[in-house]
Order: sequence, then C1' cells, then structure tokens
RNA sequence: UGAGGCAGCCAAAUGGUCGCGUGCCUGAAAGGCAUGAGGAAAGUCCGAGCACCUCAGAGCAAGGUGCCAGCUAACGGCUGGUGGAGGCGACUCCAAGGCGAGUGCAACAGAAAGAAACCGCCGGUAAUCCGGCAAGGGUGGAAAGGUGCGGUAAGAGCGCACCGGCGGCAUGGCGACUUGUCCGUCCUGUAAACCCCACCUGGUGCAAGAUAGAAGAGGGCAUAUGGGGCUGCUCGCUCCGCCUUCGUUAUCGCUUGAGCAUGCCGGCAACGGCUUGCCUAGAUAGAUGACCAUUCACGACAGAACUCGGCUUAUCGGCUGCGCUCAAUCA
RNA sequence: GCCAAUGUGGCUCAGGGGUAGAGCAGCUGAUUCGUAAUCAGCAGGUCGGGGGUUCGAAUCCCCCCGUUGGCUCCA
Repeated sequence: UGAGGCAGCCAAAUGGUCGCGUGCCUGAAAGGCAUGAGGAAAGUCCGAGCACCUCAGAGCAAGGUGCCAGCUAACGGCUGGUGGAGGCGACUCCAAGGCGAGUGCAACAGAAAGAAACCGCCGGUAAUCCGGCAAGGGUGGAAAGGUGCGGUAAGAGCGCACCGGCGGCAUGGCGACUUGUCCGUCCUGUAAACCCCACCUGGUGCAAGAUAGAAGAGGGCAUAUGGGGCUGCUCGCUCCGCCUUCGUUAUCGCUUGAGCAUGCCGGCAACGGCUUGCCUAGAUAGAUGACCAUUCACGACAGAACUCGGCUUAUCGGCUGCGCUCAAUCA
Repeated sequence: GCCAAUGUGGCUCAGGGGUAGAGCAGCUGAUUCGUAAUCAGCAGGUCGGGGGUUCGAAUCCCCCCGUUGGCUCCA
C1' cells in the first nucleotide's frame, strides 16, 4: 500500500411558523410550560411476568428439546469448551443422543440393497455340467474395511505391517472427549422414517381481567284485572311485565421496570455484586405531521397499542476500535 | 392487537418420500345439413418463494410472502 477478519456505533443537521397526543399551571373562552417511536416498534417463532379458568397424587397419551460445562426469572437464548466442516490465515459455520435395541424404506438400474454371484478366475470333465473363489469388470448415491507384502489351483483378514472402525483397560479432564495400549478381524445408508433413551410442558391471552354504571332503539306476546302519571272525574295518551334483535359508557389494568447510565469489584466470558445518579410515549378510531430558510455525504428499512428476555427477517449510506490475518514493497 | 386455516394446469380439487394426476374449460379430428351432446386424440405445471435433511422433496424441517376465517366481558 492492497485485500480481508472481528467487535461496536449513527440512522441528515440547525433555526423558525402552524398543527396533533399526554402531563402540569393559570383559568370564562383560551393560553403558557414540559414532553412525545425503533434498531428492528415487524414476523408472532420461542421463553417469562401478569390475569382468569382448571387442578388430590401418580401414570399414559400428545407436543417439544437433544455433544459437555456454565449463565439466566426462564428459554429452542447466550458464553466458554469438545468433536466435525470450510478457509493459506485472522476466523467462521454445524437440528451434533441412539440404526452395536426392534421395525420399515432404499424407486430405476443391477445377479444381488443385506450375509449376494451376472460377466469373470481356478480345479474336475469330451461337452453339458459339478465344485471352489470373490481379486478384476459392469449397475448404482451406496456393493460387504483400505493400501502393500506373503500365501494359494485360483482366491480370500487366510497370515502379517500400517491406516480406519468397534470393544476392553489405563492416563489427563467436573464433563463432552483426548492420548496410549490390548483384543478379535469387524454387516451399507436413512431416526428433519416409525421408534428407543434422557429432560421439559395444564389451558386461554390485556379483545386476559377488575370496578362503577339498572340507561336506549326496533319487533312480537300479554293487554283479563290492575298500579302510577298527564287533571278532581270520564274518555284518551303514556310508563310499569315477558321474549327477541340491534347498539353501547367511564375508570383501572397502562407503564417504576428481571429499568437505564457512571464508577469499582469477582469471573477467560456470558453474567453477577456494590455505590451514586436518572425517570425516558401511553393513545382508544387511535398523537408524533406539514411548510419555509441554510448546509451536507441528498437521506434506507420502516410506526408503539399490557410489559419484558431472546431469535429471525428488512435496512441508503457513513463512522470508530483492534498488541488481529494474508500478500507485495521499503528500511 | 390476539388466535387459527390455507396456497398444486385457466377453474374446482386429489396425491403425505421414488415419472405430477382427475373432472370441467381449451385446441384438433370424427359424427351432423349446421350446432349441442357423444367418441378419439393433443397441449397446458418455477407444486407461493428461498434454504436445509436425504441417493432422491409437491410431500419432512426452518425462514419469508400472499389469501381466508374467528375473537369486543357482565348487567
């Protein structure tokens, strides 16, 4: 200098005018002051709080999770490791228990898809045929451990060496696992197929729910006897009953919370503890906008609706940090 | 806001690991004087999109997109 890697941050800026939601104040209207979307507010995919319903205990079913240890209120999340995969590397990625429990499936091709013999090789035989073999060929995604030497009629873990795999023992580690040694010569793949093993899970979601409030419109039935009101009486009108359809209020829940920020301490880290400081939207047809001026790199995805912790997805541009990596050149 | 279902030819739907199908519609031919019906044949598919598991995915798993439906206590 170029190309990368990792960890983070911002989300045009400033001023003015008008307007909207919420809170406070002055108040007769109205006015003043303060404050007012996000990193994902999104998808609603997980986990919780909270609320109501259900509930003796235990088990089954169903669903979910799946290397190990830790963190956390909890998790399918995060951190650190193990194993595997990719990259020269910094580093990144992985639904990663069990097919040596049982069952199923493996279309087409191929002789054969699980303990096989089509071509082939060898021996016998005149030949048909009989017997032995699994090295080579062919099919397939996958063909019965791989390479080499010995061995043999031909061959073969038949024997041996190395490698791979399984199992036993030992070493190190909390553990996943690692390393070493011994043994036998070792039956493919698939569990995001049924299933087995271990662990977890009651249901419904703020349109949950709580409090106050006995108010309305239409239609039908009954209008026998009644009662009240309009008026002292009669008539008349109207209300009081039952069924049904429609429509419907206010307040709370609602934002002080597993909250945010600074500093110190413990821990590799996730995270935890302590001190100090701060209060940061809360609507209910739903506010957060429009215009003007100046400047620039000319502005992405996108808008809260009970609240948190995560994950996933979308996102114009720009910035910062690193005792990080590779290549070239110079000293 | 919350909770569900669903996506396959032009339309309505089957198919739930092994070649994508049926009915209607369309086209061609036959039949008829002509049309309809009928008969014979033909064409038409990114299985909503992307990724993964698998030898192999419309089908199994994950993430997006679209469409549809349900839910407003009580008195």